Predicted 3D model of a 72-nucleotide RNA (transfer RNA) from Camelus dromedarius. It matches the Rfam family "tRNA". The coordinates come from a structure-prediction model, not an experiment, and the mean pLDDT is 82.
[in-house]
């Protein structure tokens, strides 16, 4: 210096344009002498930035920013 890719809850990660969900782990409650395990119960999210494009973007475009791989 070149091409590709990956960014979502704390963490691990779904979501083919129509206001985002599981597992986990916290945190309350119930169980228990107590602790574990197990049940429930709701919380928790500027969908990495920023511009475009559409009536409507986590999804499409583009610029960058961090990280991971190829190639010199």
């Nucleotide at each position: 210096g070149g091409g590709g890719g990956u960014a979502u809850a704390g963490c691990u990660u779904a979501u083919u344009g129509g206001u985002a969900g599981a597992g986990u782990g916290a945190a309350u409650g119930c169980c228990u002498a107590g602790c574990a395990u197990g049940c429930a119960u709701g919380a928790g999210g500027u969908u990495c930035u920023g511009g475009g494009u559409u009536c409507a973007a986590u999804u499409c475009c583009u610029a960058g920013u961090a990280c991971c791989u190829c190639c010199a």